Notes
Predicted 3D model of a 527-nucleotide part of an RNA (small-subunit ribosomal RNA, 5' domain) from an uncultured Gammaproteobacteria bacterium. The RNAcentral record of the full RNA draws on ENA and Greengenes.
Context: one part of a larger RNA
RNA sequence: GAUUGAACGCUCGCGGCAUGCUUAACACAUGCAAGUCGAACGGUAACAGGCUAGCUUGCUAGCGCUGACGAGUGGCGGACGGGUGAGUAACGCGUAAGAAUCUGCCUAGUGGUGGGGGACAACUUGUGGAAACGCAAGCUAAUACCGCAUACGCCCUACGGGGGAAAGCGAGGGACCUUCGGGCCCCGCGCCAUUAGAUGAGCUUGCGUUAGACUAGCUAGUUGGUAAGGUAAUGGCUUACCAAGGCGACGAUCUAUAGCUGGUCUGAGAGGAUGAUCAGCCACACUGGGACUGAGACACGGCCCAGACUCCUACGGGAGGCAGCAGUGGGGAAUAUUGGACAAUGGGGGCAACCCUGAUCCAGCAAUGGCCGCGUGUGUGAAGAAGGCCUGAGGGUUGUAAAGCACUUUUAGUGAGGAAGAAGGCUUUAAUGUUAAUAGCAUUAGAGAUUGACAUUACUCACAGAAACAGCACCGGCUAACUCCGUGCCAGCAGCCGCGGUAAUACGGAGGGUGCAAGCGUUAAUC
Repeated sequence: GAUUGAACGCUCGCGGCAUGCUUAACACAUGCAAGUCGAACGGUAACAGGCUAGCUUGCUAGCGCUGACGAGUGGCGGACGGGUGAGUAACGCGUAAGAAUCUGCCUAGUGGUGGGGGACAACUUGUGGAAACGCAAGCUAAUACCGCAUACGCCCUACGGGGGAAAGCGAGGGACCUUCGGGCCCCGCGCCAUUAGAUGAGCUUGCGUUAGACUAGCUAGUUGGUAAGGUAAUGGCUUACCAAGGCGACGAUCUAUAGCUGGUCUGAGAGGAUGAUCAGCCACACUGGGACUGAGACACGGCCCAGACUCCUACGGGAGGCAGCAGUGGGGAAUAUUGGACAAUGGGGGCAACCCUGAUCCAGCAAUGGCCGCGUGUGUGAAGAAGGCCUGAGGGUUGUAAAGCACUUUUAGUGAGGAAGAAGGCUUUAAUGUUAAUAGCAUUAGAGAUUGACAUUACUCACAGAAACAGCACCGGCUAACUCCGUGCCAGCAGCCGCGGUAAUACGGAGGGUGCAAGCGUUAAUC
C1' cells in the first nucleotide's frame, strides 16, 4: 500500500447492487418447510347444488343423483430441492484413462395387452387400554395380490429340453348386436416383454494432494493362488484349502491438523495466504449399530435396537430429534423478521383445471462492504462587519467566510399520472392431421374476457421553499499540517525513535491548519 463474512469508538441525509453465527455438529417452546391423483378403487364424514317427503314457508328428514371429498385401499413422489462441515490425509477430491455393471420418469423402435381365482383395509358388531395404539368375528372393490395360456430375447448336457409377463381408465360415435349396464369402432392416457439412446449412478487405475523421524519398523484375511458363495458388477468382498508373502528412509506405521476443487486475497511475476457468499464433488443428520421398501437409501422432517437428554402417564406404558425457514435460551468481540407470494423461474403429483413448494422471487433489519452514485446549494458580495484567537498593540488571522442581493430545486416532502417483469391457462372461430365420421383428440393461426407478491414499484409531471442534511482522525521526525494557555518526570502520550523535571509545535484545552469524507479512526488477520 492492498484486502476482510470482521469487531470496537465517534458520527450519520438518500438510492441501487451485494453480504450477514467465522464461537457451542450446544439444547430447543411455537408455526410452517412433501405432497398429490376421484380419468386406479370401494365409498360418503364435512360443504354446496338438485330431487323427494313432511309441514311451523324456510326449517327438518331422506336420496352419492351432481359438484366435490374426511378417513381408507392403490399409484407416483417423500433418494430431488434445502442445511451443515463433525468426521475424513482417503481413489475423499482434482486431473487423465479404463471394463466386469445397473438405470424409475424421458426419446426412438419391435411385439403383446387372452382367460380365471382368492383375499385384506375402509365399513359393521363385540372387546382391551389413561393414552399411544390395538384384538376378535363378519362384508367388499381395484391399475392391490395369485395362478393358467402365449414368448422375441434368457438358461442347460443344445435337431432336444427348462423356467418365466401384463391392467385397465377416460372422451366421442354411423351402421350392427344387446341382458339397455354395454359390446363394437376409434382416439388419448396407461400396462407387459424387449432393443437402442439419453440421463444418472456404482466400480478400477496412473499422477497430484498438510506437518512431525524427539513416530522405524508395520501387516494373519495380512499378500498371492485354487474352488465355492455373494453382488447390478470386478475383487479376500466372504469362506475352505494351499503357498509365505505384502508395505517401508522415493518415509510404511503412528501422532497431530484439515472437508477437496473451480476459485478468492495479495504480488510485476515466481510465489505466499485462503477455501464466507456462487458453482462441482464428498461426508453427516441427537450418539452408535442394523436392515426393510424401492429404479435409486442403508434414507435430515421413514422403520427397528441400544445409549444420553427432554416431555406425558392412571406407573402398566408411551412420545420426541431445527447442521430446513423464521424464532428462543446459551456461548461469544460479533452476525437479521416467529414477514408476503406462488406473479415469475424451477421441482413433485395430475389428461387437465389445479394443488403443494420457508426451493425460489420479494419485502423487513444492519454504513457490514464495494461500486456507482447523488446530495448537504449556486453566483455576487470588503464597511475586509461583529465575535473568537494571536500580537511587537501598529496590526494579523478566521475570511468572500458570514450578513446582504440575485438565482436554482437534485434528494428528502406532498399530490397526480404510470411501464416492463405476462409467457401462459380459459372460452370461441378457422385450417391441417388422425378417423367410417363434419364427433372427439392433437398441432398451428385469429378473436374475446382475464392472471403481479413486490407495489404507495421504476419512471414522468406539478407544488412550496436554501428551506431538512458533516463528521472523523491528525498537525516533533518518519508524514501533509503551528501558535497560545494549563500542567511541571505529575497527569498523561506513544507504531518506531522517543516526549513531560516552569518558556512542551510530542501531555490536556483553545484558535488556526492538514488529510479523508457519510464516513473517519483503532484493533485483529493475510500478502